[in-house]
RNA sequence: CGAGUAAGCCAGACAGCCGCGUGCGCAUGCCGAAAGGCAGUGUACGAGGAAAGUCCGGGCUCCAUAGGGCAAGGAUAACGGGUAACGCCCGCCGAAGGCGACUUCAGGAAAAGUGCAACAGAGAUAUACCGCCGCGAUUUUUCGCGGUAAGGGUGGAAAGGCGAGGUAAGAGCUCACCGGCCGGCUGGGAACAGUCCGGUCCUGUAAACUCUAUCCGGAGCAACACCGUGGGAGGACAUAUGAUUUGCCCGAUCGUCCUCAGGAGGUGGCUUGACUGUGCCGGCAACGGUACGGCUAGACAGAUGGCUGUCAAAUACAGAACCCGGCUUACAGACUUGCUCGCUAA
RNA sequence: GCGCCUGUAGCUCAGAGGAUAGAGCAACCGCCUUCUAAGCGGUUGGUCGUACGUUCGAUUCGUACCAGGCGCGCCA
Numbered sequence: 001c002g003a004g005u006a007a008g009c010c011a012g013a014c015a016g017c018c019g020c021g022u023g024c025g026c027a028u029g030c031c032g033a034a035a036g037g038c039a040g041u042g043u044a045c046g047a048g049g050a051a052a053g054u055c056c057g058g059g060c061u062c063c064a065u066a067g068g069g070c071a072a073g074g075a076u077a078a079c080g081g082g083u084a085a086c087g088c089c090c091g092c093c094g095a096a097g098g099c100g101a102c103u104u105c106a107g108g109a110a111a112a113g114u115g116c117a118a119c120a121g122a123g124a125u126a127u128a129c130c131g132c133c134g135c136g137a138u139u140u141u142u143c144g145c146g147g148u149a150a151g152g153g154u155g156g157a158a159a160g161g162c163g164a165g166g167u168a169a170g171a172g173c174u175c176a177c178c179g180g181c182c183g184g185c186u187g188g189g190a191a192c193a194g195u196c197c198g199g200u201c202c203u204g205u206a207a208a209c210u211c212u213a214u215c216c217g218g219a220g221c222a223a224c225a226c227c228g229u230g231g232g233a234g235g236a237c238a239u240a241u242g243a244u245u246u247g248c249c250c251g252a253u254c255g256u257c258c259u260c261a262g263g264a265g266g267u268g269g270c271u272u273g274a275c276u277g278u279g280c281c282g283g284c285a286a287c288g289g290u291a292c293g294g295c296u297a298g299a300c301a302g303a304u305g306g307c308u309g310u311c312a313a314a315u316a317c318a319g320a321a322c323c324c325g326g327c328u329u330a331c332a333g334a335c336u337u338g339c340u341c342g343c344u345a346a
Numbered sequence: 347g348c349g350c351c352u353g354u355a356g357c358u359c360a361g362a363g364g365a366u367a368g369a370g371c372a373a374c375c376g377c378c379u380u381c382u383a384a385g386c387g388g389u390u391g392g393u394c395g396u397a398c399g400u401u402c403g404a405u406u407c408g409u410a411c412c413a414g415g416c417g418c419g420c421c422a
Stems, first nucleotide, its partner, number of pairs: 001342008010333001012311007020046007028039004048317001052328002055326005060220004073216005079091004093107001094105004108211002113209002115205003129152002131148007160178002163175003179202001180200005185194003224268004229422002232260006242254004275294008347418007356371004364402001373389005395411005
C1' cells in the first nucleotide's frame, strides 16, 4: 500500500429569522363572585440507535390462590459463569467452514419404546433378482431344494471400513489395524481430552410421537385507583278532590331526599431509573464494587418543523405514548482501534 | 397502544412430509343451434406470500420477515 476480519463510535455542526409542546415565572390583557381559565410575554428543556416488529425476560397493577404435590398444556436444551430475570451476554468444549484473523451451530437421548423411509430396487431393518457354492433330478439344455451379502445392479441410505486366516462358497466366524458407541483409568472445576485397558446389541429421522432435566397461575396502563354528568337500580317521605301542559273539556306527564353500581368526562398512574459519565479496585471477559459528578420528552387529536448563510455534500432507516433488560429486522455517509493474509522497503 | 388470526390458479376452497399440487366457478377452443344462452367434450392458467434452515425429499415442519384482516365488555 492492497485485500480481509472483529469490535466500537457518530447519526450533521455553527449563526440568524419564523413556528410548535411541556415546566416555572410575570407589577400584562380579557372572562369570572372566587378558585381559576384563555391569551400574551420571559426563561429552561424537548425523540431513536433502532423510538419499529411485539419475538423473549422482568418491574408495576388487578384477579385467582390456605400450604404443598401430581397430571395436562407450553417453553428451553453441551459445560462453567454473569444477571432482577431470560430463549440474552461472556468464557470454554465439541462439530462444520476458511491459508489465516475469524465465523456458524435448533449442540440432551435413536443402546427405553412406537412410528416413518415415497419412487427405484430381489430386499428399507429385514431380503436371495443376477452371481457363487453344495445336494438331488436330467442325454446336452435346464429345473428343484438348501447355503451365502464377498461381487453386479437400485437408492440419500444395503448390516462400520480394510487386509489376512478360515470355508463347499461365504460371512466379525476368528485375528491385526482404523473408526463409532458403552464402561473403567489418568488429566481437567465441568463439558471434554487421551499413542491406555476392557466390552460392543454399530442405517437415518426426535424442526415425528416420545423419554430425561429445568422453568412457567391469568390478564394487561384501553391494567388499576379516586372524583363524577345524564340516564339506571334500591330505599324513605309526600300523594291524586293535587300540580304542569292555552281560559274550559278530552288526552299526556309527575315531586323531594338518601344509598348503590358506574370506562360521558376529569385527575392520578407518568417518568429519578435493576438510570448514566469519569476515575480507581476485583475479574481473561460478561459483569460487580466504590468515590465524585449529571438530570435528559411526558402528550391525550397527540409537540421537534420550515427558510437563509458557511463548511465539497447534508442526503439513510425512521417519530416516544407505563417503564426497563435483550433479540430480530431496516439503514445514506463518516470515523477510531485490534488482528490476519499478500506485496514492497529498511 | 394491547391481544389474536389468515395467506395455495383471475375468484371461492381442498390437499397437512413422497413421483407431474387438485375441485367448482371464470377464460379460451370445439360440438350442438338459423344465432345466443343452457348442455356436452377438451385446453390454458400456480415463484403454494418472501428468505433461510431441518429432512434423502417441504405447499406441509421450524425461525425471521412481508401483506391483509379481526377483537379490546360497562346504557352513553
Molecule: RNase P RNA; transfer RNA
Organism: Sporomusa sp.